[in-house]
């Protein structure tokens, strides 16, 4: 210098004049004054967790969901870290839906004989029958060629993304783990690192059965429901309406049983269901927090501790906004509604740091 990978930071910026919420405080109580303070890395998707509210005093089974390597963070998590094993890349990186296929069941297009049951296998190769045809003393247990709803085999070859382990041998009529030697797998077992996944020696042994579980399914584990239009107070109106419901009792606890709570037990309540009318009005929950920066210690990390300091939106039909002017790197995606803590999507620049690769030059 090029050309790649990884974390982090930032997200126009400055003046000038006006308008708006919020909290604090004056005081002359006024839509006055003063100060401070007012949209994001994603605020978006509603994907998952969780505060916090109610159902409710609150279990258990089933069924549904949901995660699926091992360890560690956290309040929690389908999150994140670190590290295993797999895969992509020269490499720095990166990326994973990573428990079980030898419990069943189920699926696989062409193409091949066959795509998982161990088989009536194709094209072959051997053997045995019958034939024909060469040779006929170098060769006679000879050498080809055809046929068989006769027997043996699956090594060679062909299909294929994959075909019942590999190589090299020994036997074989021909062949084959049928044996053997060595490799790979797999079962059992034993040492060695390691909290563990898991990796690395080695010993025995039958010879050895694919793929998909983001199919069903089995095995772990974990998992009430609703949801801020949650709830809660106050005011004020109406029609303190009208009807139904049961003894095998009604209700209430997302679906089902068990429990369990409530109300009842001869009849209405409780309470459910239906129909009808009245309020659509203010307060409240609502911002001090699993809170933020700065420092130090501990840890490989995520993160955790401690001292200091700061207060940073709380609208309610919906505040954060307008105009001019300058200066740049010319500005993208985009707008709070109960709040957090990930992920996942959108995205215009810039800006520091580390690392990998190439080339050149000293």
């Nucleotide at each position: 210098c090029g050309g790649g990978g990884g974390c982090g930071c930032u997200a126009g910026g400055g003046g000038u004049u006006c308008g708006c919420g919020g909290c604090a405080g004056g005081c002359u109580u006024g839509u006055c004054c003063u100060g401070c303070u007012g949209a994001g890395g994603a605020a978006a998707g509603u994907c998952c967790g969780c505060u916090c509210u109610c159902c409710a005093u609150a279990g258990g089974g089933c069924a549904u969901g949901g995660u699926g390597c091992c360890a560690g963070c956290u309040a929690a998590c389908g999150g994140c870290u670190g590290g295993g094993c797999g895969g992509g890349g020269c490499a720095a990186c990166c990326c994973g839906a990573c428990g079980g296929a030898a419990a069943g069941u189920g699926c696989a297009a062409c193409a091949g004989a066959g795509a998982a049951g161990u088989g009536c296998a194709u094209u072959g190769c051997c053997c045995a029958c019958g034939u024909c045809c060469c040779g006929u003393c170098u060769g006679a247990u000879g050498g080809g060629g055809c046929g068989u709803c006769g027997g043996g085999u699956g090594a060679g070859g062909g299909u294929g993304a994959a075909a019942c382990g590999g190589u090299g041998g020994u036997g074989u009529a021909a062949g084959a783990g049928a044996c053997c030697a060595c490799c790979a797998g797999c079962g059992c077992g034993c040492c060695c690192a390691g909290u563990a996944a898991u990796g690395g020696g080695u010993g025995c042994g039958g010879c050895u059965u694919g793929g998909c579980a983001a199919a069903c399914c089995c095995c772990a584990c974990c998992a009430g429901g609703a949801g801020c239009a949650a709830g809660g107070c106050c005011a004020a109106a109406u029609a303190g309406g009208g009807c139904g419901c049961a003894u095998u009792g009604g209700g209430g606890c997302g679906g089902c049983c068990c429990g369990u709570c409530c109300c009842a037990c001869a009849a209405a309540a409780a309470g459910c269901g239906c129909c009808g009318g009245g309020u659509u009005g203010g307060c409240u929950g609502c911002a001090u927090g699993a809170g933020g920066u700065c420092c130090g210690c501990c840890g490989u990390g995520a993160g955790g501790c401690g001292u200091a300091u700061c207060c940073c939106a709380g609208a309610g039909a919906a505040a954060u906004g307008a105009a001019c002017c300058c200066c740049c790197u010319c500005g993208a995606c985009u707008a709070a509604a109960a709040g957090c803590g990930g992920c996942u999507u959108a995205u215009c620049g810039g800006c520091u740091c580390c690392c990998c690769c190439g080339g050149a030059u000293u």
Annotation:
Bacterial RNase P class A from an Anaerolineae bacterium, 362 nucleotides, folded computationally. The sequence was found by an Rfam model in a public genome assembly. The model forms 97% of the base pairs in the Rfam consensus. Its mean pLDDT, the model's own confidence on a scale to 100, is 77. Its Rfam family is "Bacterial RNase P class A". It is annotated as a ribozyme.